RNA sequence: GCCGUUUUAGCUCAGUGGUAGAGCACUUCCAUGGUAAGGAAGGGGUCCCGGGUUCAAGCCCCGGAAACGGCU
Numbered sequence: 001g002c003c004g005u006u007u008u009a010g011c012u013c014a015g016u017g018g019u020a021g022a023g024c025a026c027u028u029c030c031a032u033g034g035u036a037a038g039g040a041a042g043g044g045g046u047c048c049c050g051g052g053u054u055c056a057a058g059c060c061c062c063g064g065a066a067a068c069g070g071c072u
Stems, first nucleotide, its partner, number of pairs: 001071007010024004018055001026042005048064005
């Protein structure tokens, strides 16, 4: 220098153009003599950044950044 993959909640990750989700973690409550385990409820998001397409974009297109891998 060229090519590919990835980027979504604190962490690990789903998400087929039409309300952003799960598990774990966190908060409150139940329960216990008290913890852990368990049960119920809840909070938490600029979907990496900038543009474009569309009635509508996390998703499609273009450019950029970062991480990882490959080629030279």

A computed fold for a 72-nucleotide RNA from a Candidatus Falkowiibacteriota bacterium, annotated as transfer RNA.
The coordinates come from a structure-prediction model, not an experiment, and the mean pLDDT is 83.
RNAcentral records the identical sequence in 2 taxa.
Lineage of the source: Bacteria > Bacteria candidate phyla > Candidatus Falkowiibacteriota.